[in-house]
Context: one part of a larger RNA
Order: sequence, then structure tokens, then C1' cells
RNA sequence: CUGGGUUUAAAGGGAGCGUAGGUGGGUUGGUAAGUCAGAGGUGAAAUCUCCGAGCUUAACUCGGAAACUGCCUUUGAUACUAUCAGUCUUGAAUAUUGUGGAGGUUAGCGGAAUAUGUCAUGUAGCGGUGAAAUGCUUAGAUAUGACAUAGAACACCAAUUGCGAAGGCAGCUGGCUACACAUAUAUUGACACUGAGGCUCGAAAGCGUGGGGAUCAAACAGGAUUAGAUACCCUGGUAGUCCACGCCUAAACUAUGGAUACUCGACAUACGCGAUAAACAGUGUGUGUCUGAGCGAAAGCAUUAAGUAUCCCACCUGGGAAGUACGACCGCAAGGUUGAAACUC
Repeated sequence: CUGGGUUUAAAGGGAGCGUAGGUGGGUUGGUAAGUCAGAGGUGAAAUCUCCGAGCUUAACUCGGAAACUGCCUUUGAUACUAUCAGUCUUGAAUAUUGUGGAGGUUAGCGGAAUAUGUCAUGUAGCGGUGAAAUGCUUAGAUAUGACAUAGAACACCAAUUGCGAAGGCAGCUGGCUACACAUAUAUUGACACUGAGGCUCGAAAGCGUGGGGAUCAAACAGGAUUAGAUACCCUGGUAGUCCACGCCUAAACUAUGGAUACUCGACAUACGCGAUAAACAGUGUGUGUCUGAGCGAAAGCAUUAAGUAUCCCACCUGGGAAGUACGACCGCAAGGUUGAAACUC
């Protein structure tokens, strides 16, 4: 190389867009590069294979044939691939009309809660725990009421719900904006799929600069518990948690890459379409549960496949050493990406 795999044994890139490349719908004609057929040339000898001969045989040697699966030239074939020209509409896309949603972004608004402050009522406790103590409180706390300020998050609705490529997205309203789906028509006419590099996005924590700081809360302090208690519990509490602009890692999981086609049923549900007086039944796109064939080592998967096939990408090849060392690239740093070997079992 051939071959085998990637839910859980090693193995799907965190996700998308997209370059090169690879792959690619029906039909007509041309060309004949691939492909196929014929002919010619060449493919040294030895070796190999077959037949025969010579040393007593064998090894060995000699003769003949075949082979040298290749290359070049030439003449044809045209199904497939390719290529050129035309054409088609079912793939793809666009327009029109609707529908849908926590999709994104930006601005404004709202109530509950919390904290703080002021005032009022009011008096001795409050708070906290398994029990306590630290803590707060006669300088009037806790509690109750009124007002003000601040930041953060949006109870119920809420769901096996919905939307988004993933990360993720939830109070209400407006602006801007992206998307999906349905119904028919119309338009373009293969414009498609995948995608090495590349570019963009990418939870939380952490870092830089500048804001903000209510709550919660690493670190830290104190009180308990305990033999000890650098913990679990309690009282406090700083980074951080929030915003703007920069770094990019996750069990970034459905541990399941993307696309297309095909292949039993049952039930539920979201949003439609269509039909009807209304309901049932029908149908499309999603989201789920169960169960056949088939698959699978089994668990299980099962029209949202892990089934049957095709195309493209990524990745795996015993455990440890090790996601380490070295180098390179990125980063302010933390670190990240790429990524071995000796040795050992």
C1' cells in the first nucleotide's frame, strides 16, 4: 500500500463560513485524453518457468521455447469517465404571500427582593446553630411603616416546550437585523455536496486597561467542632461576580462529523397547511417515548439509525513514560496549538 475501525474498548475536529482539491442530476451531438481492441517496434545477456541434452545422479552446465505483466508508434471502437457545444427541471437558489420562535444587537421602561441612608413608631434584645459562640444592639438594634439611592437578577407562566451552527438564549416595549417553515405559482437552469490550509464565532475561570460594586463569595480573619480540623457548620470578608474593548480552553457530550437517497409500526407534542357547520381522519417541518426487520461483543441503536448504500473531511493502531521534552507558532502573563524518544511492563 491493501485492509480494519472511531456511542461506551484507541479514535468525530468545540462550531460555522469558505479557498485549493475530491465527488457530483436528466438528455442530444462533437472530440477521443482516460478506457477497450487490432497491428508494428522495442523490452541486452544472465536469472525465473517449461521442454530437451551433458558430467554415474544432483547441484552445475548447454540448447530451445515461453515470459519479461512495461514503454513507444499506428489503425479503430465510443458504453462509462473526461472535455466542448446545446437543451431540460426533479437537486440548489431567488421572488411573491403568510406563519413561527427565551435567535442576535441596541435603546427605553417595570415590579418583587436585597443592601444602605434619612425620618417615624417602639423597647431589649437580635442573629445564628445539632447545641453554641464570634458578630450587631440603650450612641436605640431586630421588628413595623414612609421616602430616597444603588447594583444585579428577572418568581409565577415553564414544559420530555421553543430558537440558534455551536458556545448559548427567558420581565415588558420599540428600533435595526438574521433564520426556519408552509402554500402555491413565477424565475434562474446543476448554479450542488464536502472541505486540507485559511477566516470568523466560541461557557466558566483567569489576565490587561478603564468603569461599576447591591448580592453572593475563592483568598483571608474570627467563632465553633475535633485528639488535631490549614475542612465540613457559623459571623465577617477582598479579588471576582456586572459593563466596554482585547487573550480561547471545557464531560465545548447525543461521549454519535457533514450531505444525499432508501428501508415496518404505535403513541405523545410544538408550529403550520388544507378541509369541515364542528370534530375525527389527512399532510409538512421539528421535538420526544416505545417497538420490529436489520445491525451490534453486548448494553443497546432502530425513518432524528449505531440499518442499507454513495461522496468528502477529521481521527485511531498495546499500557506507562506523556499531552511530557525539544523546536516552531500564538499570548501581557497564566498558558495554548503542534508533538516525540530513550527506558519500562

Description:
Predicted 3D model of a 345-nucleotide part of an RNA (small-subunit ribosomal RNA, central domain) from Niabella defluvii. It was read from a public genome assembly. The source organism's lineage runs through Bacteria, Chitinophagia, Chitinophagales, Chitinophagaceae and Paraniabella. The coordinates come from a structure-prediction model, not an experiment, and the mean pLDDT is 85. It matches the Rfam family "Bacterial small subunit ribosomal RNA".